Predicted 3D model of a 1528-nucleotide RNA (small-subunit ribosomal RNA) from a Marinilabiliales bacterium.
The coordinates come from a structure-prediction model, not an experiment, and the mean pLDDT is 81.
RNA sequence: ACAAUGAAGAGUUUGAUCCUGGCUCAGGAUGAACGCUAGCGGGAGGCUUAACACAUGCAAGUCGAGGGGCAGCACGAGGUAGCAAUACUUUGGUGGCGACCGGCAGACGGGUGAGUAACGCGUAUGUAACCUACCCUGUACAGGGGGAUAACCCGGAGAAAUUCGGACUAAUAUCCCAUAGAAAUAUUGAGAGGCAUCUUUUGAUAUUUAAAGUUCCGGCGGUACGGGAUGGGCAUGCGUAACAUUAGCUAGUUGGUAAGGUAACGGCUUACCAAGGCUUUGAUGUUUAGGGGUCCUGAGAGGGUGAUCCCCCACACUGGUACUGAGACACGGACCAGACUCCUACGGGAGGCAGCAGUGAGGAAUAUUGGUCAAUGGGCGCAAGCCUGAACCAGCCAUCCCGCGUGCAGGAAGACGGCCCUAUGGGUUGUAAACUGCUUUUCCAGGAGGAGAAACUCUGCGUACGUGUUACGGAAUUGACGGUACCCUGGGAAUAAGCAUCGGCUAACUCCGUGCCAGCAGCCGCGGUAAUACGGAGGAUGCGAGCGUUAUCCGGAUUCAUUGGGUUUAAAGGGUGCGUAGGCGGACUAUUAAGUCAGUGGUGAAAUCCUGCAGCUUAACUGCAGAACUGCCAUUGAUACUGAUAGUCUUGAGUUUGGUUAAGGUAGGCGGAAUGUGUAAUGUAGCGGUGAAAUGCUUAGAUAUUACACAGAACACCAAUUGCGUAGGCAGCUUACUGAGCCGACACUGACGCUGAGGCACGAAAGCGUGGGGAUCGAACAGGAUUAGAUACCCUGGUAGUCCACGCCGUAAACGAUGAUUACUCGCUGUUGGCGAUACACUGUCAGCGGCUAAGCAAAAGCAAUAAGUAAUCCACCUGGGGAGUACGGCCGCAAGGUUGAAACUCAAAGGAAUUGACGGGGGCCCGCACAAGCGGAGGAACAUGUGGUUUAAUUCGAUGAUACGCGAGGAACCUUACCUGGGCUUAAAUGUAGAGUGCAUUUUUUAGAGAUAGAAAUUCCCUUCGGGGCUUUCUGCAAGGUGCUGCAUGGUUGUCGUCAGCUCGUGCCGUGAGGUGUCGGGUUAAGUCCCAUAACGAGCGCAACCCUUAUCGUUAGUUGCCAUCUGGUAAAGCAGGGGACUCUAGCGAAACUGCCACCGUAAGGUGAGAGGAAGGUGGGGAUGACGUCAAAUCAGCACGGCCCUUAUGUCCAGGGCUACACACGUGUUACAAUGGUCGGUACAGAGGGCAGCUACCUGGUGACAGGAUGCUAAUCUCGAAAACCGGUCUCAGUUCGGAUCGAAGUCUGCAACUCGACUUCGUGAAGCUGGAUUCGCUAGUAAUCGCGCAUCAGCCAUGGCGCGGUGAAUACGUUCCCGGGCCUUGUACACACCGCCCGUCAAGCCAUGGAAGCUGGGGGUGCCUGAAGUCCGUAACCGUAAGGAGCGGCCUAGGGUAAAACUAGUGACUGGGGCUAAGUCGUAACAAGGUAGCCGUACCGGAAGGUGCGGCUGGAACACCUCCUUU
Repeated sequence: ACAAUGAAGAGUUUGAUCCUGGCUCAGGAUGAACGCUAGCGGGAGGCUUAACACAUGCAAGUCGAGGGGCAGCACGAGGUAGCAAUACUUUGGUGGCGACCGGCAGACGGGUGAGUAACGCGUAUGUAACCUACCCUGUACAGGGGGAUAACCCGGAGAAAUUCGGACUAAUAUCCCAUAGAAAUAUUGAGAGGCAUCUUUUGAUAUUUAAAGUUCCGGCGGUACGGGAUGGGCAUGCGUAACAUUAGCUAGUUGGUAAGGUAACGGCUUACCAAGGCUUUGAUGUUUAGGGGUCCUGAGAGGGUGAUCCCCCACACUGGUACUGAGACACGGACCAGACUCCUACGGGAGGCAGCAGUGAGGAAUAUUGGUCAAUGGGCGCAAGCCUGAACCAGCCAUCCCGCGUGCAGGAAGACGGCCCUAUGGGUUGUAAACUGCUUUUCCAGGAGGAGAAACUCUGCGUACGUGUUACGGAAUUGACGGUACCCUGGGAAUAAGCAUCGGCUAACUCCGUGCCAGCAGCCGCGGUAAUACGGAGGAUGCGAGCGUUAUCCGGAUUCAUUGGGUUUAAAGGGUGCGUAGGCGGACUAUUAAGUCAGUGGUGAAAUCCUGCAGCUUAACUGCAGAACUGCCAUUGAUACUGAUAGUCUUGAGUUUGGUUAAGGUAGGCGGAAUGUGUAAUGUAGCGGUGAAAUGCUUAGAUAUUACACAGAACACCAAUUGCGUAGGCAGCUUACUGAGCCGACACUGACGCUGAGGCACGAAAGCGUGGGGAUCGAACAGGAUUAGAUACCCUGGUAGUCCACGCCGUAAACGAUGAUUACUCGCUGUUGGCGAUACACUGUCAGCGGCUAAGCAAAAGCAAUAAGUAAUCCACCUGGGGAGUACGGCCGCAAGGUUGAAACUCAAAGGAAUUGACGGGGGCCCGCACAAGCGGAGGAACAUGUGGUUUAAUUCGAUGAUACGCGAGGAACCUUACCUGGGCUUAAAUGUAGAGUGCAUUUUUUAGAGAUAGAAAUUCCCUUCGGGGCUUUCUGCAAGGUGCUGCAUGGUUGUCGUCAGCUCGUGCCGUGAGGUGUCGGGUUAAGUCCCAUAACGAGCGCAACCCUUAUCGUUAGUUGCCAUCUGGUAAAGCAGGGGACUCUAGCGAAACUGCCACCGUAAGGUGAGAGGAAGGUGGGGAUGACGUCAAAUCAGCACGGCCCUUAUGUCCAGGGCUACACACGUGUUACAAUGGUCGGUACAGAGGGCAGCUACCUGGUGACAGGAUGCUAAUCUCGAAAACCGGUCUCAGUUCGGAUCGAAGUCUGCAACUCGACUUCGUGAAGCUGGAUUCGCUAGUAAUCGCGCAUCAGCCAUGGCGCGGUGAAUACGUUCCCGGGCCUUGUACACACCGCCCGUCAAGCCAUGGAAGCUGGGGGUGCCUGAAGUCCGUAACCGUAAGGAGCGGCCUAGGGUAAAACUAGUGACUGGGGCUAAGUCGUAACAAGGUAGCCGUACCGGAAGGUGCGGCUGGAACACCUCCUUU
C1' cells in the first nucleotide's frame, strides 16, 4: 500500500472501598403457545405430543398393435310380431371391451423418524472382487416340433371368503431338437502390462447354452454377445454424543486349509487345525440420538440446532420368513406367529392412513372428507388416450417476513369537558376538536380490456432434403386457478388503532383509593395512613395491525479462557520421594523429506450465505452470473525449524580421586541430675493445695532431713531466625555398620537429561493387634471446690495410653497455607561449611541459613536472586455459598476409618485485602468531688409533697435509668378542669371584621328550678368641641368548634453527653479507591492552649477574649441619698440653712500582662509564704453550650400536615372528682437536744414589694385581728431581720427535748371553707434517744447554719421554687481501684455498631432426599424344554415317459414356557441426617486475651453447643489482681 467494516455495558455482597465471585437485565431468533386487539394485499409456513386407534372416499395401473374370447354398451346384418315407431330374438360381423391367459409397471413417486453410536452418515479413495430392465451404439441370428392350462361350459362343498372335480381351447405362456465365428467352464502355448493375489491380447482341444410373433408393410418387437450411459452392491483411510460411581471384553471369537454359498470379496456358512483378536489413543457396558447440506447466534474462534427445501439411511400394526423379479426380503404383494378391531349360520373368515382429505384420543398447540390433470413430472401404450391426493391451484389460521392505509393543509375565544395546582386564577389534554379548503391509496358501485401465462401433442397444409409416421414454418384445437391480477369512470373523509410500560437498570409523573391487607416483582426490592413500585384516573413514553407474557437457544459470560483465566491470604500445589508409559529436551556435520511451506490438478451436488445485474408498481420473493464453500485427495518442488537415520563434541548429567561437615539413619554399651518407691535413722504436728478452701496424706509418726537400694522414662547448661535430612523428623557420651551434601583437582563416559498419569516406597500424633514394661505425666472415671446449674476451667487421686519389639493404620494448620527443574534480573548486611600454604587483619569464590531494599509484580497486605519478577518444560488442582467431603457404588483396612465422590433441594449472596467508626472482663497517657481525705446529709421516726400500685362513677392528661418522681403546676374549695354523674342546646357559645338598623339593651324586683334556663313586672344608655365617638343589641356576609389521634409526618423550644475539647474546610501531597495527611510525634496547658519537629501550608465552628456582676482607685454629677467643717434648732434625731469632703448612688476611665526578679527549660512554659500590688498566674461569680447523639421530651403553652367527631369526641350548668389509702419509692421539713430549750434585754443586713396596695401612729383584744387615722404611685412613706451578744432558768429525763394527732373556742379571705383553706388561743402531748445494706452533696466566703424578700395569689395546703444578705469551717497523701470523659495504639466474624453478632440439641410446620423387612414393574443377557412359516439338505414305495413334484425326515429360527442371577425404576411400616420457616425451650461454644487464645488430626466422654488427653499450626492478644450470669 491492498484487503478486511468487525468487538459498548448495567444492577446486586459493604457504613463506605478495591478485588474475587455468582445471580439478574438490556440484543437476536422460533414449525411456537397464551392474553388483549385487529383494515388490506403479496410471499412463505402449518401434529414438535400418542411410530396412539381409525368410519368413509380417493392415492397404480396400462396394453385388443400378444391371446382365447365376448358378460355389459353402441352400430350393422338376419329373423319373428307389427302399417310404422318399436319390442323380442339370432349373429363377434364392426366400434370397442368386463373377467381371464400374457407383457411391462406396482423396488418410482408420496409418508414417517420408531430403531440405529453403526462404514448409518459426511468426505476421500478402491473394486485387478461385482451387477444393471427400460435407453443409445455395434456384430450376428430367429429353422423345426411337442404337450398343457386359465377363461368359457357342467357338477359339487360353503353363511361368506373361497374352493374342489370333470371336460374343451389359444398365445409374445411353456417344453424339446437344430444352428454357435458369440459366451461360459476345464486343460494347455505365446506376447504385453501391472498393484501382492494378478490383468490383458492372441491361439489349440473338449463340453454346454438361443430366439416370437404382430402389422395399416413403414415398422414395433424377439435371441446371443460386445461397448456406452444410468442406477446400484461391496471394501477401505479420516471425522462423527455422554458416563470410568462401566476396566476388562471375545468360542465363529482371531487366523489358516478345504468345501459350500453369493452378482461379487469375506467366518458369510460348515468341517478340521492353531490360540489368537480388541482395550486407558477408552475396549465392553449403560443412557441418549436418524446423519449431512443447512438454520440460529457470535467480531471471530466457537456454542446450539437438524421444522419447511435437497442428498443419504431406516421403517411401513409387532416379530420372523422367503417367493417373483434386472432390481424387494416389497407402505396400498404373499406365508406364519402375536396383539387389537370387524363379520359370522360358531364351522370359519376379513383388516392394517408413519399416502391425500377426514374422525376420535392425547395435548398449551397445528388446516378442507375442496378443484384440475390446463402446466411440470411419472407408468403403460405405435398412438389417440387412460391413470396419477406426485404436482398445479383454491379454502382456513396475524404463525412468520414484506408492503400499504386509517387522511393532508389551515384553524386560539388557546372553546366545552376531563385532570392537576400555590385555586377571583393558572397549567395540561391542545391545533387536538369544532370550522374552512384539498386529496381518493384503500372502500363501494359500474364498466372495459378480455393482457401475459402456450409451448407441446393431434389433424390436415406449405417449404427443404437423404422422399420419411424426417426437420422447419404457419393455421386450427386445448385454462383447474378465474371473470382473478391489472386498468378506467363515479361517489364520498367517507370503511379502518391498539397494546405494553412509566422506582433504578430503562424512554416516560401526578392525583385518588388501600394500609405488611389486597396485591406487585426479571434482579435489587415496593406495601405497616401522605406508595412516582399495589388498584383506578389524568397525562406521558415505546412500538404499531399489532403489542405484551411464557418456553427454548446463542450472546453479553474472558463465568471451561486455542484465540482468552487462574492456584501465599478470595475456590484451587498432590504429605514426601523413587520411577513406568507419555510430554519436552545441549553443540556440530551429513542424508532423508514424515511434520512444515509453495505451485498445480481433482473434488468440495443443487439450493442456502455474500457481491453484481434483472423480473413482479416497491419490498419480501424469484431468476441469472460471479465469488465463496476456510475441507479432503493426488502430484511437483523447497529444506530454515521439528522429526528420522548416521557420525562427531563437552558445557548438561554421571563416574574417579583428595579433603571436609553435621542433633542424618540403624543396632549395642555406658553415665549423672531429677522423680517415685522401699529399708534404716533423726525428728514432731502438721503436710499438701488454692483466688479462698476442701477432698487427700499424717501420732499405726506424715511433710522435712540423712544414708543405702531399686525402677522406668527423659537428657539441664552448651543452645543460636545454628546444623543435618526428600518429607515426617533428628539433641547425654561412646562403639560398630550405613546414607548424604559441600569443596578442591581435573582424569574418564559422552546427552546417559527434566518432568512424571497409573504404580511402588516412606510418612507426626492419636488409634488397633500380640507379647513385654510401667517411674513420670495422664483421656475415661471418682472425689473436693466454683456456680443458678458446672457432665468444664481449679484441686486431690487415677485406668487405657505415654516406653520397647514385631505387625497394621495412612491421616494433620503433613504450612513457606507458595509443585519440580533450568536460565536471566539493582544493592546493603549478618551468619554456617569448604577453598585461597599459615593468620587474631583484609578480601575473593562456591554451597547453604536469615534481615532490609530498587525495578518489576500484586486487589491489597506484601514478594523481591531462597520471587509471588522475566521466560521455558512437565505434573497436580480450581470454576458461587450451603447440602457435603455427605449419600450410594467401587477399592483398601481387624476395627476406627481412609480413598474415589454425586444429586434433589435451597440462598443472592458466601468470600479476600484494606478504610472509617464503635466496642473489648486489650495496652499506654491524661482529666473530673470519680475515688481517696474530710464536713454535713439521705436510707430508721412523724409530717409535707410527687410517683407507682390499688380503689373508684371519676380518681383527667402528660413526664419513666442516668436525662421521670416539691416535674408541666410560678399556687385544684366554685372557676381553673381537660375527668365522672345528672339536666339542657344544635348554625348553635365567644371573638374578629364589613355593612345596615336600633337603644328593645342595661338595671331592679319576682315565680319555677340544683342551676343553666324559662316566664312575668318595672325601667329606658353614656360622653360630646354637636361633626361624631364609645358601649349594648338585632339582621346579613365571611371565618364553626374539638385539651380527639399521630412528638414515629413537623416547626419552635428544651434535657443529656458537656463548658467535655473537640468538629471540619480550601489548596497541596500520598493511596487504584474508601480514605489519609493537616489534627500525628516530643514537650506544655484548664483547653486542638502554646512551642519545637514535620508534605504540609493556611482557614472556619468551638477554647480563650470581647459582655454583665463583684473586689481597688481616679474623675464627673450631688436628690429622695450623705453630714466632716460653719450656723440654727430639738428631750433626742441631717430636723433645717448650707456643703461635695466622706459613705453611697451611676456614668466614664485606670488597673493584671508571667510585665519584673531568682532557678529549671532550646522554646512554650513551670517552680518560688520573691518584690510590688486592692487583686497573681483564667482574681471570684454569671451569661455564653461547636459538629453531632438519644426516631430523647412536648400535637395538653403555641403553631402546623394528615386522619377522626358534627342533635356530638362540640357547648352550657349544678354537684362530685383531681385531696381516695392494706402498701412501695423519690424529694423535703421538723426532730431526737445542753455548741441546746425557755424567759428577759441589747445590736447589725442585703435584695425586693406596695393604690381593690403597703400602712406609720392611736384604741380594743392573751392572740390571729378589728375599729379609727396619716404618709406614700416610692434612694422621700411603708413592709422588716434571725442566728449573734448580755443576763436568768432548766441538768440528761422521752425531759421545760420533740411537736404529730385530737378536743374546744376563735380570726381572716371568699357567693360559699362539709368533702377541701390558712392563721390564733387554751388544752392534749404520738413516734422519735442519731438510723442496716447502701447512697447523696460539697474544695472557700464554699460546706454547714441563720433569718429576709419576691412571683403565682381573694385566700391558701409554700416545709416547694427563685433570689438576698448574716455567721462561717475541715480536708485533699495521692491516681491502685469504682464511675464518666479525652488522645494514641491494638484485635474484631460488630456497622440498628456489645443492649452487637452468633452456635448446637429439643419442640412445631413444610419440602426434597438416604437406608429399610419387603412388594410391584421394565429392558437386556444366560441355561434348559418346545418350536410355526420358510430356505437348504436327504429320501425306496405315491404322481409323472422324463424333467420334476407330492409326502416324509433333518438342521436352523420368530414366538412360547421354565430356572437362577445381574441391572434399572416405582412404592414401603419404620428410621437417618439435611434445608427452609418475624418474635418457642435450654444453655452461651465462636467473634475482643470473647472472659479457659483459637484452630487442625485423632481418641474418649457429655442434654446441647462442647470438654479433656496427645502431637501440630499462628490464620493469637498482652507483658499482668477469684469465679459466674447479663435478653432486645